[in-house]
C1' cells in the first nucleotide's frame, strides 16, 4: 500500500466481497510448564444454607460463677462477661446498571448554606431535680411478642445560675451611589442562650459546653459540551413574572394567597424511541468512527410503589410503617422474609469459577489501650479466556536404507529426515537447603519463589490451508451425484476447487470457525465527493427568516492573534530510568492532556458604531424595436350544412377491397345563405416573455427589456428554507357553443387471432365564461447572481464617427446562432450564452429491484397530487466509447443471383441411396445448403463389423521364461463333423546361418504368467485428413503517430481493376500470408531428334506393305510469342474505349493444380494413429448357415421414355483418352464356344455412335415405350435358392411432356452422341475420363439469394436460430388492507383514600418547670377532624405490538401456457 467481481475487450461510475487490528467472547479439533491479568454481556428472574457491622466495663446499674487470699451472718479485691441503659459506628466499605435525555454526567465558574469525628486559637465546665430499662412478681399468646404492678443507675433526661467576638433589636461611623438605597471581620447599647463526667496514688490524660478559624465532605445556582426520529409542530395554569407570607441548612413557585398574562419553540419546544455519564478502551496516517467490561471519578437503585422517623448527614442494600405480588410458618386467631454483599442452588442461555484460607500485610469501625469485628482486602482453587516467556532436544550421520507416494519405468520425492554414533539436561521427576514480604513481636500464602545435587533423551505437537484474490500440487475415488463456497465460482468420466492419500505452505500450545467493532470505504467526502448523458438542478418567478456582501476614514475590541496566571484528579498512552533471570507486569521521574476560565496587550481582516464616496443598485429625460399581456371590434380564404339551377351514373376510399353516399338525382359544377373554429403566403437556428407560452387586421388599457444622456438617491445589493403567485395538455364542476377534427363506441377490412395499425361513421372533448386541478422528456435532461479568460463568422434591435446624391467603411452596446484555442471532461462533448478559472446563496444525490409503492399527514368535488419508508431479494444495475455481428437501415460493387434463353427435376415404370416399418439380424456411420448413385473404385461365400447356432481360451496375430519333443516343406486318400477341428494314411524332399563346434536360430506340444486381442464407448479428450463459407479478396505484423484505454491509423478517401490490381491523395512508412505471376495441359511458330510415327516428291504395291525420305502430321526435349508494346480518343496517373493496326492468340487467350487469417465443439476413434474408460472361458477368436438384397409407404439422385428434328431396316464416313488384350477362321439366331497370327505395347488388339444416303412406318398407347412375367440358354465362380450379369423366344404394364414448386448452363459451353478406365472371378443406369456433332440469350441490376467495401442504429457478443415483456397456471417467502380480537404503554375526568408528616382540635391521659396548692397553669400524649397522597376502581382518548376468515399487489423458482410489447426504421419510430 491494495486486490477480486458488471464487458468480447476498454475507461469511468457504482455496489458487493477479501487481505489488517481488536474482543468480558462462544463453538470444533488438539493440549507440556510458568508468570501476570480476566471470568453471568442472557432473567434488575427466584433463592435452601453459612458468613458479609459491630464495638466500648476507662459512661451505667444489676446478675451469675470461682477463690486452700480471706471469710462463713456480711463486706472487699481480682478476673470473666450473656442480656439491658448509654456513647460512637451502622449514610463508609461491597454489589448492580433497572430507571434516567436530566444541571444526571464532563468542564469552567458562582453565592444564599450546613458540616459528627480531626487540627489551631479563645472562654467555660457552678448548683440541683424527676424518672425509666435491665431485674422481680403476676398475666396473655401456638408463635412472633406483649401487658400490669414494684425497685434502681448514668457522660440518658429536666429546670436554675453564669456568659460572649454567638443570635436578635436599636443606632453611630466609613465606603459606594445623582438619588432611593446598599455594603462593612467597625466603636457602642438593650435583650437572650451552655455544660458531664470518667481513669489514675499523682503528674496528667480522655471527655463535655460555647465561640472563631482551618481541612476534608455535602447541598444549591449558572455558561458551554456530548442522541435518533418532523410520517412528533405547536407546548404550557403553579404554567411565566411580581408582592406578601410560609418552609428549608440555604436561594428559589419549593409551597400558599393575591395581582399581571406571560413563558418555551424550525438555533427543533412538546411527544416517541433508545441510553447511566466520564477518565478512558479499540481502530485509524490523521480527522474521525465504534465502545463505556475489568481499574478510577460521579450518579442512580436495593422484591414493586408510597412514606416519614432517627441523625451532623439517609427519604437508609443486610433500619422502620403502609399497600401490592410472591415464598414460608401457623394451634387459622396471627406471624416471618427480601443474595443487584461473598460463596453456593436450580432456571434462562452459545456462554462465565470454590458453599476454600487468613486477618500475616494494606485499609475501615469501636476502644485510653490490650484487643474485637471486617467474604473490604491479601492469598489459594477452577478455566489455554487473554498477554508474555520457556520447552518438546543438540551435533554428526548417504547405501541417499526400508516403507509410503509419484513415474516418461530411467528415476524422483519423503530426506540428514530416520536408524546408528557422540553430547546436553531447560522443563518435568527425586533429594537437600530455603527466603523477601515484618520497624520489637506477629506469615494465610508455603516448605512457595529461589539455590544446590542426582538419574535419564528421558515427561511433552498440533491445527488450518494448498483454483484466483493468497504462501503452497500431484495421484486415486466420485460423475451437476455426494459435496464445497468469503467473493468470483467448482462438480454433467481425465476435478491442482468435492472425498481420501502422498507431498507442500502457514501459524504454533495453540489452530480454525462464528459473532461484533474500526479499517481498507475519498462508499456521507471538515480534512476529502458529486449533480448535461452514470444516482442527483425544485416547472418558473416574487419574496420572509437566514447566509453572504462595494470604496474611504475614525472608533471599539465580540471574532482573530500573542504573553501571563488558574485548572485540566490518579491510573492509562508517549519518553527516560529502575525492579522481578528476560518479557508481559510493576515502580519512579518527565512530557502530554490539542480543553475551559481569568487577565494583559495587538488592531491587518470580519462583525459593531460613526462620518463620507459613487463604480453596484435604483430613479429621471428622450428614443426606436417586438406573435409580451388584457379587453372590444372588424376581415377574407377554406370546410361543412341549407336553398335553387345545370347535369347523369356513379361517387368515395384502399396495398387491394368493403362498410358508406347515390336514379327519392349523389359526385362534379354555378349562384345565394347559415354556422363555428383556425388565421395560408409573409416565416427566418427571426422576435417577445420568468417559465408555461405568444402568429389575420384595427382601436383602447398595460408589463418588461434596450440605446443615448444632463440630473437625483447613496450600498438601498445577491441568494432565498418555509410562504405566495403563475403554470402546456388531459381531466373535473356550472352555464353556453358545436363547423372541422376526434378518445370511447359501431361497422368494414387485414389476420391463425386483431378488443390494433388501414377505411367509413361517430359521442365526450377540442371553443367561450366562471371556478378547480398543479402535473409533463414542464429539456439546454445544464439553479440564480457577479467577475475574469484567444479569436473568426452569420443574424436581430439601438447609438456614434468618417466618407457619400439612392449607400459604404470603421466603431460601440444589447440579444440570438455556427465554428474554434487554452482549459475542463470517463468519454461524448462544452468552450465569453462554459460543462473553463473564481466568489456567494439555495435545491438535490449516495448500488439495482421492491417503489415514487404501503402506512400516516396535508391538499383536492373526484381523478389524483405532495411528503415518503420497511421486510424481502440480486451481485450486479447503469454511462461513454471500441471491435464485431445483425437490421423487414442507407450507399457502392460482384456472382447463372435475378432477368433473357436452352435443357431438365417434380407426374410414369425402373435403378440406386435415405427415412420409416418389419425382422433373430435387417451391422455401423453421414443429417439444411455442406447427409441421401455419400464412406461402398463394385455385400452370392469371403468382404462382414450384424443374427441364431456349433466350437475354442496365452488364444487367429507379437515378445519373453521353463520343460519335452521334433528338427522341413509340399502332397494323396479315407473316417467323424455343417465346418472349424480331430484321427488315420500316401508320395516327394530333409530347414536357415555358421567362426564348420550338433554352435546359434526355427517349428510343434505342454505349463504358469506377463500379455495378446476388441469395427467396444467417447470426433465434446486428440493427431492426421476432409467438407464449407470461397478461388470470395480479404487477413495481419513491425516501427511511427493519435487515443487514459479497448483500439485507431496504415487497410479509409478520389479513381481503376477479376483482384487490398494499380494510380493519385493522405501521419504514415514499410513488410508478411493471400491476389497475380512462377508450375502443368491446350492454341501458333522455331530449333534439335526421326522409331513403333509420317508420306510431298521417286520406285514397287490390295495395303506406308517395302525401298527411300524426315518436308508435313505427330511424338518429346529446348525455346520464341502477348507486354495495353504500337496508334487514336479520354484521363494528372493508373487505366478505359476503339469490329483500330499487326498477330495463331488481345487485354487473365481457354482449362487445371494451387484454398490466406479464420468459422461451423462441422465430419471421421469403422482408413490410420492415439489419451482415458470398458470386456478378458469374452464385447476376443474360429466356423457352416442366414442377414446387410425385407416392403402398406415418404423423400433425394439417376437412367429410359412418352415419339416423326422420331422408330425400324439396309448402306456408308470420321475420333480421342486409356487399357492389355486377342486379330483371324469355323460353329451358334445370340450371349458365347473351339482353334489361334500378333502383343509386356506410338509396333499387336480393344475401335465408335450420332451424322450422311436410301427404304418403310403416318399420329395410333402405335413398327412409340419397354416394365413385368413365362420358357430356354450362355458366362464367371467351390457354389448364382434366398441374391449375379448377359442372350434368345414369348409377354407388352404405366407413360401423350408432367400441379405447387424447383435445378443446371454464358461457347467449343448447354444440349446431344457414342468410347475408354478404375474397382473386379463375375456383376455399372453410378463414378472418373475421352473425343464427335454443336446452339440460343444476356435490355439490364428494380426485385429473390449469396458475398465484398464504406456508413448508420443497437438493450445483440452462445452475436437475430440473438435479446426480451406481460397475463395465466404451480410452489415458496416477506409484506399492505381487513369484520374483529388479545395484550402492553400513556393520558384525561370522576370515585376510593392505607401509612405518614403537616394544620386544627384535644371536656380523655399526663413525673421534672411555675404555683396564691386548685388535682390549677405552661408544656406534652392518646383520640377526633381536614387538605395532600400510594395502591385500587369506573368511563373516555392516544399509541405500540400479536393473532385474524378473506383479499391486494410484490419477490424468488433449468427446461409449463398464450401471444410478441421493446432493442434494427424491431417491421405502426420510441418515450414522457
Nucleotide at each position: 500500500a491494495g486486490a477480486g467481481u458488471u464487458u468480447g475487450a476498454u475507461c469511468a461510475u457504482g455496489g458487493c466481497u477479501c487481505a489488517g487490528a481488536a474482543u468480558c467472547a462462544a463453538c470444533g479439533c488438539u493440549g507440556g510448564c510458568g508468570g501476570c491479568g480476566u471470568g453471568c454481556c442472557u432473567c434488575a428472574g427466584a433463592c435452601a444454607u453459612g458468613c458479609a457491622a459491630g464495638u466500648c466495663g476507662a459512661a451505667c446499674g444489676a446478675a451469675g460463677c470461682c477463690u486452700u487470699c480471706g471469710g462463713g451472718a456480711a463486706g472487699u479485691g481480682u478476673a470473666u462477661a450473656a442480656a439491658g441503659u448509654g456513647g460512637c459506628g451502622c449514610a463508609c466499605g461491597g454489589g448492580u446498571g433497572a430507571g434516567u435525555a436530566a444541571c444526571a454526567c464532563g468542564u469552567a465558574a458562582g453565592a444564599a448554606u450546613c458540616u459528627a469525628c480531626c487540627c489551631u486559637c479563645g472562654a467555660g465546665u457552678g448548683g440541683g431535680g424527676a424518672g425509666u430499662a435491665a431485674c422481680a412478681u403476676c398475666g396473655g399468646g401456638a408463635a412472633a411478642c406483649c401487658g400490669a404492678u414494684g425497685c434502681u443507675a448514668a457522660u440518658a433526661c429536666c429546670g436554675c445560675a453564669u456568659a460572649a467576638c454567638g443570635c436578635a433589636g436599636c443606632g453611630g461611623c466609613a465606603c459606594c451611589g445623582c438619588a432611593a438605597g446598599g455594603u462593612g471581620a467597625c466603636a457602642g447599647u438593650u435583650g437572650u442562650u451552655a455544660a458531664a463526667g470518667g481513669a489514675g496514688c499523682a503528674a496528667u490524660c480522655c471527655g463535655c459546653u460555647u465561640g472563631a478559624g482551618g481541612a476534608g465532605g455535602a447541598g444549591c445556582u449558572u455558561g458551554c459540551g456530548g442522541c435518533a426520529g418532523a410520517u412528533u409542530a405547536g407546548c404550557u395554569a403553579g404554567u411565566u413574572g411580581g408582592u406578601g407570607a410560609g418552609g428549608u441548612a440555604a436561594u428559589g413557585g419549593c409551597u400558599c394567597a393575591c395581582c399581571a398574562a406571560g413563558g418555551c419553540g424550525a438555533c427543533g419546544a412538546u411527544c416517541u424511541g433508545u441510553a447511566u455519564c466520564c477518565g478512558g478502551c479499540c481502530u485509524g496516517a490523521g480527522a474521525g468512527g465504534g465502545c463505556g467490561g475489568u481499574c478510577g471519578g460521579a450518579c442512580a437503585c436495593a422484591c414493586u410503589g408510597a412514606c416519614a422517623c432517627u441523625g451532623a448527614a439517609u427519604a437508609a442494600c443486610g433500619g422502620g410503617u403502609c399497600a401490592g405480588a410472591c415464598u414460608c410458618c401457623u394451634a387459622c386467631g396471627g406471624g416471618a422474609g427480601g443474595c443487584a454483599g461473598c460463596a453456593g442452588u436450580g432456571g434462562g442461555g452459545a456462554a462465565u469459577a470454590u458453599u476454600g484460607g487468613a486477618c500475616a500485610a494494606u485499609g475501615g469501625g469501636c476502644g485510653a489501650a490490650a484487643g474485637c469485628c471486617u467474604g473490604a482486602u491479601c492469598c489459594a482453587g477452577c478455566a489455554a479466556u487473554g498477554c508474555c516467556g520457556c520447552g518438546u532436544g543438540a551435533g554428526u550421520g548417504a547405501u541417499g536404507a526400508a516403507g509410503g507416494c509419484c513415474u516418461u519405468a530411467g528415476g524422483g520425492u519423503u530426506g540428514u529426515a530416520a536408524a546408528g554414533c557422540u553430547c546436553u539436561u531447560u522443563u518435568a521427576c527425586c533429594a537437600g537447603g530455603g527466603a523477601u514480604g515484618a520497624u520489637a513481636a506477629u506469615g494465610a500464602c508455603a516448605g512457595u519463589a529461589c539455590c544446590u545435587g542426582g538419574a535419564g533423551a528421558a515427561u511433552a505437537a498440533g491445527c488450518u490451508c494448498c483454483g484466483g484474490c493468497u504462501a503452497a500440487c500431484u495421484c486415486c475415488g466420485u460423475g451437476c451425484c455426494u459435496g464445497c463456497a468469503g467473493c468470483c465460482g467448482c462438480g454433467g468420466u481425465a476435478a491442482u476447487a468435492c472425498g481420501g492419500a502422498g507431498g507442500g505452505a502457514g501459524c504454533u500450545a495453540g489452530c480454525g470457525u462464528u459473532g461484533u467493532u474500526c479499517g481498507g470505504a475519498a462508499u456521507u467526502a471538515c480534512u476529502g465527493g458529486g449533480c448535461g448523458u452514470a444516482a442527483a438542478g425544485c416547472g418558473c418567478a416574487c419574496g420572509u427568516a437566514g447566509g453572504c456582501g462595494g470604496c474611504u476614514a475614525u472608533u471599539c475590541a465580540a471574532g482573530u492573534c500573542a504573553g501571563a496566571g488558574g485548572u485540566g484528579a490518579a491510573a492509562g498512552c508517549c519518553c527516560g530510568g529502575g525492579g522481578c533471570u528476560c518479557a508481559a507486569c510493576c515502580c519512579c521521574g518527565g512530557a502530554a492532556c490539542u480543553g475551559c476560565c481569568u487577565u494583559u496587550g495587538a488592531a491587518a481582516c470580519u462583525a459593531g458604531a460613526u462620518a463620507g464616496c459613487u463604480u453596484g443598485a435604483a430613479u429621471c429625460u428622450u428614443g426606436g424595436a417586438g406573435a409580451g399581456g388584457c379587453g372590444a371590434g372588424u376581415g377574407g380564404a377554406a370546410u361543412u350544412c341549407c336553398g335553387a339551377g345545370u347535369g347523369u351514373a356513379g361517387a368515395g376510399g384502399u396495398g387491394a377491397a368493403a362498410u358508406u353516399c347515390g336514379u327519392a338525382g349523389a359526385u362534379a359544377u354555378u349562384c345565394g345563405g347559415a354556422a363555428g373554429a383556425a388565421c395560408a403566403c409573409c416565416a427566418g437556428u427571426g422576435g417577445c416573455g420568468a417559465a408555461g407560452g405568444c402568429g389575420a387586421c384595427u382601436c383602447g388599457c398595460u408589463g418588461g427589456a434596450c440605446a443615448a444622456g444632463u440630473a437625483u438617491u447613496g450600498a438601498c445589493g445577491c441568494u432565498g428554507a418555509g410562504g405566495u403567485g403563475c403554470g402546456a395538455a388531459a381531466g373535473c364542476g356550472u352555464g353556453g357553443g358545436g363547423a372541422g377534427c376526434a378518445a370511447a363506441c359501431a361497422g368494414g377490412a387485414u389476420u391463425a387471432g386483431a378488443u390494433a395499425c388501414c377505411c367509413u361513421g361517430g359521442u365526450a372533448g377540442u371553443c367561450c365564461a366562471c371556478g378547480c386541478c398543479g402535473u409533463a422528456a414542464a429539456c439546454g435532461a445544464u439553479g440564480a447572481u457577479a467577475a475574469c479568460u484567444a479569436g473568426c463568422u452569420g443574424u436581430c434591435c439601438g447609438g456614434g464617427u468618417u466618407c457619400a446624391u439612392g449607400g459604404a467603411a470603421c466603431u460601440u452596446g444589447g440579444g440570438u446562432g455556427g465554428c474554434g484555442c487554452a482549459g475542463c471532461u470517463a468519454a461524448c462533448g462544452c468552450a465569453u450564452u462554459a460543462a473553463g478559472u473564481u466568489a456567494u446563496c439555495c435545491g438535490c444525490c449516495u448500488g439495482g429491484g421492491g417503489a415514487g409503492u404501503a402506512c400516516g399527514g396535508u391538499c383536492g368535488c373526484a381523478a389524483g397530487a405532495u411528503u415518503a419508508a420497511a421486510a424481502c431479494u440480486c451481485a450486479a444495475a447503469g454511462g461513454a466509447a471500441u471491435u464485431g455481428a445483425c437490421g423487414g437501415g442507407g450507399g457502392c460493387c460482384u456472382g447463372c443471383a435475378c432477368a433473357a434463353g436452352c435443357g431438365g427435376u417434380g407426374g410414369a415404370g425402373c435403378a440406386u441411396g435415405u427415412g420409416g416399418u418389419u425382422u433373430a439380424a435387417u451391422u455401423c456411420g453421414a443429417a439444411g445448403c455442406a447427409a441421401c448413385g455419400c464412406g461402398c473404385a463394385g455385400a452370392a461365400c469371403c468382404u462382414u463389423a450384424c443374427c441364431a447356432g456349433c466350437g475354442u481360451u496365452u488364444g487367429a496375430c507379437a515378445u519373453g521364461g521353463c520343460u519335452a519333443g521334433u528338427a522341413u516343406a509340399u502332397u494323396u486318400u479315407c473316417c467323424a463333423g455343417a465346418g472349424a477341428u480331430g484321427g488315420a494314411u500316401u508320395a516327394u524332399u530333409u530347414c536357415a546361418g555358421u567362426u564348420c563346434g550338433g554352435c546359434u536360430g526355427g517349428c510343434u506340444a505342454g505349463c504358469a504368467c506377463a500379455c495378446a486381442g476388441g469395427u467396444g464407448c467417447u470426433g465434446c479428450a486428440u493427431g492426421g485428413c476432409u467438407g464449407u463459407c470461397g478461388u470470395c479478396a480479404g487477413c495481419u505484423c513491425g516501427u511511427g503517430u493519435c487515443g487514459u484505454g479497448a483500439g485507431a491509423u496504415g487497410u479509409u478517401g478520389g479513381g481503376u481493376u477479376a483482384a487490398g490490381u494499380c494510380c493519385c491523395g493522405c501521419a504514415a512508412c514499410g513488410a508478411g500470408c493471400g491476389c497475380a505471376a512462377c508450375c502443368c495441359c491446350u492454341a501458333u511458330c522455331u530449333c534439335c531428334a526421326g522409331u513403333u510415327g509420317c508420306c510431298a516428291g521417286c520406285g514397287g504395291u490390295u495395303g506406308g506393305c517395302c525401298g527411300g525420305g524426315c518436308a508435313c502430321u505427330c511424338u518429346g526435349g529446348a525455346g520464341a510469342g502477348a507486354c495495353u508494346g504500337c496508334c487514336u480518343a479520354c484521363g494528372c496517373a493508373a487505366g478505359u474505349a476503339g469490329a483500330g493496326a499487326g498477330g495463331a492468340a488481345g487485354g487473365u487467350g481457354g482449362g487445371g493444380a494451387u484454398g490466406a487469417c479464420g468459422u461451423c465443439a462441422a465430419g471421421u476413434c469403422a482408413u490410420c494413429a492415439u489419451g482415458g474408460c470398458c470386456c478378458u472361458u469374452a464385447c476376443g477368436u474360429c466356423u457352416g448357415g442366414g442377414g446387410c438384397u425385407a416392403c402398406a409407404c415418404a423423400c433425394g439422385u439417376g437412367a429410359u421414355a412418352c415419339a416423326a428434328u422420331g422408330g425400324c431396316c439396309g448402306g456408308u464416313c470420321c475420333a480421342g483418352u486409356g487399357g492389355g488384350c486377342a486379330a483371324u477362321g469355323c460353329c451358334g439366331c445370340g450371349a458365347g464356344g473351339c482353334a489361334g497370327a500378333g502383343a509386356u505395347a506410338a509396333u499387336c488388339c480393344c475401335c465408335a455412335a450420332a451424322g450422311c444416303c436410301g427404304g418403310u412406318c403416318u399420329c395410333a398407347g402405335u413398327u412409340c415405350g419397354g416394365a413385368u412375367u413365362g420358357g430356354a440358354g450362355u458366362c464367371u465362380g467351390c457354389a448364382a435358392c434366398u441374391c449375379g450379369a448377359c442372350u434368345c423366344c414369348a409377354u407388352g404394364a404405366a407413360g401423350g411432356u408432367g400441379g405447387a414448386a424447383u435445378c443446371g448452363c454464358u461457347a467449343g459451353u448447354a444440349a446431344u452422341c457414342g468410347c475408354g478406365g478404375a474397382u473386379c472371378a463375375g456383376c455399372a443406369c453410378g463414378c472418373c475420363g475421352c473425343g464427335g456433332u454443336g446452339a440460343a440469350u444476356a435490355c439490364g441490376u428494380u426485385c429473390c439469394c449469396a458475398g465484398g467495401c464504406c456508413u448508420u442504429g443497437u438493450a445483440c457478443a452462445c452475436a437475430c436460430c440473438g435479446c426480451c415483456c406481460g397475463u395465466c397456471a404451480c410452489a415458496c417467502c416477506a409484506u399492505g388492507g381487513g369484520a374483529g380480537u388479545u395484550g402492553g404503554a400513556u393520558u384525561c375526568a370522576c370515585c376510593c383514600g392505607a401509612a405518614g408528616g403537616c394544620g386544627c382540635u384535644g371536656c380523655g391521659c399526663u413525673a421534672a418547670c411555675c404555683g396564691c396548692a386548685a388535682g390549677g397553669g405552661a408544656g406534652g400524649c392518646a383520640g377526633g377532624c381536614g387538605a395532600c397522597c400510594a395502591c385500587g376502581g369506573u368511563g373516555g382518548g392516544u399509541u405500540c405490538a400479536g393473532c385474524g376468515a378473506c383479499u391486494g399487489g410484490g419477490g424468488u423458482g433449468a427446461a409449463g401456457u398464450c401471444g410478441u410489447a421493446a432493442c434494427a426504421a424491431g417491421g405502426u419510430a420510441g418515450c414522457c

Source information: The RNA shown here (small-subunit ribosomal RNA) has 1472 nucleotides and comes from an uncultured bacterium. It matches the Rfam family "Bacterial small subunit ribosomal RNA". Its family is annotated with structural constituent of ribosome and ribosome in the Gene Ontology. RNAcentral holds the sequence, with entries from ENA. The prediction has a mean pLDDT of 83.